[in-house]
Molecule: small-subunit ribosomal RNA
Organism: Nitrospinota bacterium
RNA sequence: CAAUUGGAGAGUUUGAUCCUGGCUCAGAGCGAACGCUGGCGGCGUGCCUAACACAUGCAAGUCGAACGAGAAAGCCUUCGGGCAAGUAGAGUGGCGGACGGGUGAGUAACACGUGAGCAACCUGUCUCCGGGUCUGGAAUAACCUUCCGAAAGGGGGGCUAAUACCGGAUAAGACCACAGAGCCUAAUGGUUCAGCGGUAAAAGGUGGCCUCUCCAUGGAAGCUACCGUCUGGAGAUGGGCUCGCGGCCCAUUAGCUUGUUGGUGAGGUAACGGCUCACCAAGGCAACGAUGGGUAGCCGGCCUGAGAGGGUGAACGGCCACACUGGGACUGAGAUACGGCCCAGACUCCUACGGGAGGCAGCAGUGGGGAAUUUUGCGCAAUGGGGGAAACCCUGACGCAGCGACGCCGCGUGAAGGAUGAAGGCCCUAGGGUCGUAAACUUCUGUUAGGAGGGACGAACUACAGGGUUGCUAAUAUCUUCCCUGUUUGACGCUACCUCCAAAGAAAGCACCGGCUAACUCCGUGCCAGCAGCCGCGGUAAGACGGAGGGUGCAAGCGUUGCUCGGAAUCACUGGGCGUAAAGGGCGUGUAGGCGGGACAGUAAGUCGGAUGUGAAAGCCCUGGGCUCAACCCAGGAAGUGCAUUCGAAACUACUGUUCUUGAGUAUGGCAGAGGAGAGUGGAAUUCCCGGUGUAGCGGUGAAAUGCGUAGAUAUCGGGAAGAACACCGGUGGCGAAGGCGGCUCUCUGGGCCAUAACUGACGCUAAGGCGCGAAAGCUAGGGGAGCGAACGGGAUUAGAUACCCCGGUAGUCCUAGCCCUAAACGAUGGGCACUAGGUGUGGGAGGUGUUGACCCCUUCUGUGCCGAAGCUAACGCAUUAAGUGCCCCGCCUGGGGAGUACGGCCGCAAGGCUAAAACUCAAAGGAAUUGACGGGGACCCGCACAAGCGGUGGAGCAUGUGGUUUAAUUCGAUGCAACGCGAAGAACCUUACCUGGGUUUAAAUUGUAUGGGACAGCUAUAGAAACAUAGUCUCUCUUCGGAGCCCAUAUGAAGGUGCUGCAUGGCUGUCGUCAGCUCGUGUCGUGAGAUGUUGGGUUAAGUCCCGCAACGAGCGCAACCCCUGCCCUUAGUUGCCAGCGGGUAAUGCCGGGAACUCUAAGGGGACUGUCGGUGAUAAACCGGAGGAAGGUGGGGACGACGUCAAGUCCUCAUGGCCCUUACGCCCAGGGCUACACACGUGCUACAAUGGUACAUACAAAGGGUAGCGAACUCGCGAGAGGGAGCUAAUCCCAAAAAGUGUGCCUCAGUUCGGAUCGGAGUCUGCAACUCGACUCCGUGAAGCCGGAAUCGCUAGUAAUCGCGGAUCAGCAUGCCGCGGUGAAUACGUUCCCGGGUCUUGUACACACCGCCCGUCACACCACGAGAGUUGGCGGUACCAGAAGUCGCCGGAGGCUAACCUUCGGGAAGCAGGCGCCGACGGUAUGGCUGAUGAUUGGGGUGAAGUCGUAACAAGGUAGCCGUAGGGGAACCUGCGGCUGGAUCACCUCCUUU
Repeated sequence: CAAUUGGAGAGUUUGAUCCUGGCUCAGAGCGAACGCUGGCGGCGUGCCUAACACAUGCAAGUCGAACGAGAAAGCCUUCGGGCAAGUAGAGUGGCGGACGGGUGAGUAACACGUGAGCAACCUGUCUCCGGGUCUGGAAUAACCUUCCGAAAGGGGGGCUAAUACCGGAUAAGACCACAGAGCCUAAUGGUUCAGCGGUAAAAGGUGGCCUCUCCAUGGAAGCUACCGUCUGGAGAUGGGCUCGCGGCCCAUUAGCUUGUUGGUGAGGUAACGGCUCACCAAGGCAACGAUGGGUAGCCGGCCUGAGAGGGUGAACGGCCACACUGGGACUGAGAUACGGCCCAGACUCCUACGGGAGGCAGCAGUGGGGAAUUUUGCGCAAUGGGGGAAACCCUGACGCAGCGACGCCGCGUGAAGGAUGAAGGCCCUAGGGUCGUAAACUUCUGUUAGGAGGGACGAACUACAGGGUUGCUAAUAUCUUCCCUGUUUGACGCUACCUCCAAAGAAAGCACCGGCUAACUCCGUGCCAGCAGCCGCGGUAAGACGGAGGGUGCAAGCGUUGCUCGGAAUCACUGGGCGUAAAGGGCGUGUAGGCGGGACAGUAAGUCGGAUGUGAAAGCCCUGGGCUCAACCCAGGAAGUGCAUUCGAAACUACUGUUCUUGAGUAUGGCAGAGGAGAGUGGAAUUCCCGGUGUAGCGGUGAAAUGCGUAGAUAUCGGGAAGAACACCGGUGGCGAAGGCGGCUCUCUGGGCCAUAACUGACGCUAAGGCGCGAAAGCUAGGGGAGCGAACGGGAUUAGAUACCCCGGUAGUCCUAGCCCUAAACGAUGGGCACUAGGUGUGGGAGGUGUUGACCCCUUCUGUGCCGAAGCUAACGCAUUAAGUGCCCCGCCUGGGGAGUACGGCCGCAAGGCUAAAACUCAAAGGAAUUGACGGGGACCCGCACAAGCGGUGGAGCAUGUGGUUUAAUUCGAUGCAACGCGAAGAACCUUACCUGGGUUUAAAUUGUAUGGGACAGCUAUAGAAACAUAGUCUCUCUUCGGAGCCCAUAUGAAGGUGCUGCAUGGCUGUCGUCAGCUCGUGUCGUGAGAUGUUGGGUUAAGUCCCGCAACGAGCGCAACCCCUGCCCUUAGUUGCCAGCGGGUAAUGCCGGGAACUCUAAGGGGACUGUCGGUGAUAAACCGGAGGAAGGUGGGGACGACGUCAAGUCCUCAUGGCCCUUACGCCCAGGGCUACACACGUGCUACAAUGGUACAUACAAAGGGUAGCGAACUCGCGAGAGGGAGCUAAUCCCAAAAAGUGUGCCUCAGUUCGGAUCGGAGUCUGCAACUCGACUCCGUGAAGCCGGAAUCGCUAGUAAUCGCGGAUCAGCAUGCCGCGGUGAAUACGUUCCCGGGUCUUGUACACACCGCCCGUCACACCACGAGAGUUGGCGGUACCAGAAGUCGCCGGAGGCUAACCUUCGGGAAGCAGGCGCCGACGGUAUGGCUGAUGAUUGGGGUGAAGUCGUAACAAGGUAGCCGUAGGGGAACCUGCGGCUGGAUCACCUCCUUU
């Protein structure tokens, strides 16, 4: 100098968000344990479990300077004996065994901590001071002897000593008794002084000396020193007792107590005291938690934490308690005694069976228990203790060593250089990357371990010897004090440490790598095996499992498990909450308690400040110091937030006194009201009864039926009876504390408001317990009973319908009396006071201005609503009636489920209520808001969506596709719309992927390299189903002459796969949907998800446009731009055209020519709501008109936003991964894809007369054609054949268009309809039509007469109908893609079905309603409750019994006895013994608490794919929920009352805006 240095979060509820809330993680720590691993040292530390049982050894002895007695072995010997030796051992006696050491069972207590007190006490040894130590006596161990006993041990007899024991003397002081005086104290009382009486002491030992006395070399008395002894005083130390305060849980423990509380007296104790006893009184404790139960040694400290706190009480230190279990005393200064005694009990051991012995929770050690905790070590050298004068002895205290990575600390396992970035491993996009300067290699170093040598500190003492010195003394003796010198003492220890030697030589692991959380790839596996702290990984591409490589983190350790604190503000003092998340008591009244208005004065308890004492040491902190550092240790300081005492302050609180009026209350005068209780009374309606009129229905429902009615209902009129409820007024109107209260009148009665300001003078607020009130349902008893109506009966509905609907109907609903005590008892908002912008309704009162005023306006008080500022809130929302800002008091909450349940208690007649857990289980459960989706919610709009129409499908036959079945194979894919005439624009072979069989292996095809050869190719032939094989024949081109091209063989790199995965992918496609939507930037709003823009008013086909607007803009979509078509123009004019001119023909643009027209194909024009009128906001736009070929997008096409469906496709193609490689590749033949009981889709042809058939006859468009279209002509009934002109096409051909038109026949029939099927004969294509082609001709002539439920297409050149062409293709078309001809009907309209768009609303959905989700039943497992009981533990009460032992009495009329007395007889006194009180163990009875277990039983929880239903979430299809009651397989249903935490529509009221 310093001691004041400190606070981080994350994961997980959701599609996303904010909040609430739990769970989990990261940190630190440990007397630890377990797994893997392990080089060295230092310092610490080590039975947390069975206070379980213990073998063995040791852990408390010592003193000869208290006392008597006193060996032996052995050695020597002269054999007598000596030494050993006055030694050991034993005994009497003294001191110590009450310390030290262990443990934490008990104990919730003055046990502990802290601070006080004792005027109510003790204290051996030690220190200081005073005074003594005189005189006698009797025994007894040891020893000897004898007896008993197995032993342990004991008895009798005899001898003896003491610092052992006893008597007497003395007594300053001490103690006791008596009475007196002074002082002190709050007091019991203390203290001082003087007086009188009484009581009680003692021990010697050792050394030295001869000054005094005696014997007398010397010794004794004596003296002296030391040690001891007695009696006092004081101190120190240690202890005892008392009190204040402090520190655990349970109230599902609420009352406890009879020595209990107090008094008087006595006894007892060191001492106070019910500590004990007798008597008296009836007290004492308790909600500020008694009593009871559970748990626990307490503290300094230790761990954690920013702190406040929380946890803990190992090691070290203080206190307490215990010592096999229980009880007891003795001795002693001290014990009710760990290594003492007695008794009882359990256990163990010995035994001769008679009887004895023992107590490791001392140190080691053993067994046992357990996840788990060490050596039967060395030494008293040091420190400390006991004894002793001392030497010394004892000391498992202690000092050391050993074992254990159990912890903390330190060190090492090498350092520097070293790139061909070696080999090898791993990965790879095949280029490379990485392990990696890492290794090798080079040069160094030498810690530790190893070997060798040296080698401490800890040692100071003590004692002895010598020298000096002090004190005592007669003394230079002795003894004593101090100093110097010398000698002497080390377990650790072959130690630490130092030096040398050798050699990189001997020394690295563990966990992790999905996020939290630092660290990534490959392989294997395939919801398996496994992982996991939480979230969660794993179902064929796993950074999450296992292995490997790599990496990260720690490191002689690393992980795991367990436990504590932290994070957790998640019990919130610091520092939380309660409208909806968990949480305000149903409401009042009031006790205790808590809190409390203004002024003055006093006091000083709280509060604040100073001082003093204490707060042990160690520890923490600071500063120094010592081990090489550190850990560790030492010294000093700081701190110890506390307690006590004292001095002071007086603002606040408190207390006391005085006072005030504003809080509160009283009084007076008014006011409003469904406030309460009782009595009376009124009308309307319903039902019933009687009578009249009257006739066939009534009633009821979605529709019905049950029911009522011809015995006269319903309807209607009159009369009567009964009960219950009170229309209109009536109102977010009123009153009440809440529940609740509604016709009218009377009586009684509570509260509130306003005004006045007379009175009291803080009298107040809140309120645990307590007491009272408390809807509906329900209960008891008695009445009453009209309507309604649980249960119940019947009818319907339904798959069922224990319901919803209907017809009936009992309790009940009503009254009286008494219970019950719960509700969504809600404003889901406790009460009181104060403060903090307003606006606007409404109820009650008062005042004011104007005024005649019932009126209006203003002010004010008090209720009751709405909207809103600030503020608050997670948000929603609240907002002077707070959920704002503060104060006071009460109640309540702490994750979800289990559960408001069980058990216990209290209440109740019962139903049940109040109070109220745990085991177990989950990682969530929740609140508010957001975006979607959905609704048997709402609003608006659109679409061939419905409707209005036309034509079909579903019935028939056939075609075609699919399912199914079959098969050797019937290859594969597509599967609601959006698969099914789909991939396939064309399966006889091929295709072809399938099956059977035959072959082949670098391969059918491509290509690099190397080697070798050559045309091995082609052609021909043979066997064969072919592929292929074999044989024969043939012998290429270029050249710079090296070779190259080409081919073959071999080797190698590489191929091939229509094998799998479309859920690994690209690309392409379908679909919602040509629906009008989908987004972004900036800004703004919101904590945020997100919103706004994009909503709104209009309008449109359209998010099309206009207007408005916290939005302003923009993008992808819409539209337009593109193509075809409709009108016109220009240009051009062959192959197309032909008006006019000319020529020609039987006829024809046939020819010349023409360029007008049609047409062709290129370019323009044209249409834009441009214009007029109307409507509309004057806008956008709409309606109508004109003009125009065309009018409001003219018609058609191409074009498909963000996205959805893990939609489709690995078999078009591409492609990751996996799989096959003499085969899952490749080649070939044959078969199959064409099967056929059946079911479905899509079509064709029909069922006929708007038709069929025969003949005649008219008019297209768009296409295709050289391996082609193929004319004319000839033949054939025909398919077709022959033929070959022309045409690479506005030229030629396909090519005939058909429906139509005209004429004839058929005449309603299974037909002249229909054409299937079958028989026969052919044609064409093709290598080949058997399986399995198309077509033709002749014959045959099936079903079918318009199609059930259901269902499809179409809004105009459309539907319908008619034919033509094309692609594919050798051939094959009812399919597909195109083309033109003829050519309709209908649309009122948007209620409904389907789909879609926008806005809004509800939601428990988000895999998004094909969602979510409830309960019974069945199965498995788990914990719990009840249970006839059974069996333990604990303590209570009553009684029995009673060991040891203290105490009391007897012993004293009997037995025994050393000290004293004695008259010698005895006495006194004592012992044994006896009795009694108390009393442990034990026993009996009884009830209480608590645990274990129990046939069976009850509910609860959990569990990928069980059963029955559908209760809830949307209006959840009967709105839901709460309480209660009844009923029912179940969720539930119904009645009564309540709530909105109900959607929707309408109305009323209020408010906001315009």